Predicted 3D model of an 84-nucleotide RNA (transfer RNA) from an Actinomycetota bacterium. The source organism's lineage runs through Bacteria, Bacillati and Actinomycetota. The coordinates come from a structure-prediction model, not an experiment, and the mean pLDDT is 81. Rfam family: tRNA. By type it is a transfer RNA. Rfam describes the family as follows. Transfer RNA (tRNA) molecules are approximately 80 nucleotides in length.
């Protein structure tokens, strides 16, 4: 310089023949168990608005296709391998 591969929450990673984004695990925060502390159980735990029901927006970054994009198309970024 060629080529292939990846990027989603606080971290690991799900969703790919295109249709509920964020399973599931970890960490956490509150509870309950205990005399405490560990483990062990419940619950929440991506953002903003909103008492609340509910709205909105969000998968590196920008455009596109299409009722519908994490998922296909084209631009750029970042790392990872591989040729040279």
């Nucleotide at each position: 310089g060629c080529g292939a591969g990846a990027g989603u929450g606080g971290c690991g990673g799900a969703a790919u023949a295109g249709g509920c984004a964020g399973a599931c695990g970890c960490g956490c925060a509150c509870g309950g168990u205990u005399g405490a502390g560990g483990g062990c159980c419940g619950u929440g735990u991506c953002c903003c608005c909103g008492c609340a029901a509910g709205g909105g927006g969000g998968u590196g970054g920008g455009g596109g296709u299409u009722c519908a994009a994490g998922u296909c198309c084209c631009c750029c970024c970042u790392c990872u391998c591989g040729c040279a």